[in-house]
Molecule: transfer RNA
Organism: archaeon
RNA sequence: GCCCCCGUAGCUCAGCGGCAGAGCGUCUGCAUGGUAAGCAGAAGGCCACGAGUUCAAAUCUCGUCGGGGGCU
Numbered sequence: 001g002c003c004c005c006c007g008u009a010g011c012u013c014a015g016c017g018g019c020a021g022a023g024c025g026u027c028u029g030c031a032u033g034g035u036a037a038g039c040a041g042a043a044g045g046c047c048a049c050g051a052g053u054u055c056a057a058a059u060c061u062c063g064u065c066g067g068g069g070g071c072u
Stems, first nucleotide, its partner, number of pairs: 001071007010024004018055001026042005048064005
């Protein structure tokens, strides 16, 4: 220098045009003599950033930034 993949909740990831979700974690309650485990519920994300396409974009296109891998 060129090519490919990834960027979504505190962490690990799903979701691939119309609803943002799971597990773990956190908080509250129940329960216990108490703690842990267990049970019930809640909070938490302008979907890396900018632009374009579309009635509508986390999702498609282009660019930028960051991370990982490959080739020379």